A computed fold for a 105-nucleotide RNA from uncultured Schinkia sp., annotated as SAM riboswitch aptamer (S box leader). Its mean pLDDT, the model's own confidence on a scale to 100, is 85. Of the family's consensus pairs, 97% are formed in the model. NCBI's taxonomy places the organism under Bacteria, Bacillati, Caryophanales, Bacillaceae, Schinkia. Its Rfam family is "SAM riboswitch aptamer (S box leader)". Rfam links the family to the GO term regulation of gene expression. The RNAcentral record of the sequence draws on MGnify.

C1' cells in the first nucleotide's frame, strides 16, 4: 500500500504520574477539582469457540467471554470535497474524501 466491514449504543469517586491532550489544518473543547503514559477495573463482540437453520468448504441466527486485538469527555467532538432544499451567509440532510479499529491479501 490494497480490499471489505463498522464507527449517533456502552464502559472508573481505582493507584503510580505529574502538564499536557482531543490524527491533521481552521474552531470548539478538556486539563493542578490532575493532561499524557503504565498497571488494574469496566464495555463491547471484528476475530474466536458452542450450537441452531439453510441458499452448504459457505452464510445467516442464536449463546459464551478462557483466548487474539480494540475501546473506556464530547456522533469519528464539529467542519474540511460535491450536491439538494431551506435560508441569508448560516443551518438541515444525502453522498464522499480523510482517519480508527477488525479480518485479509
Nucleotide at each position: 500500500u490494497c480490499u471489505u466491514a463498522u464507527c449517533c449504543a456502552g464502559a472508573g469517586u481505582g493507584a503510580c504520574g505529574g502538564a499536557g491532550g482531543g490524527g491533521c489544518a481552521g474552531g470548539c473543547c478538556c486539563g493542578a477539582u490532575g493532561a499524557a503514559g503504565u498497571c488494574c477495573g469496566g464495555c463491547a463482540a471484528c476475530c474466536a469457540u458452542c450450537a441452531a437453520u439453510c441458499u452448504a468448504u459457505g452464510a445467516u441466527u442464536g449463546a459464551u467471554a478462557a483466548g487474539g486485538u480494540g475501546c473506556u469527555a464530547a456522533u469519528u467532538c464539529c467542519u474540511g470535497c460535491a450536491g439538494a432544499c431551506a435560508a441569508u451567509u448560516u443551518g438541515u440532510c444525502u453522498g464522499g474524501a480523510a482517519g480508527a479499529u477488525a479480518a485479509g491479501a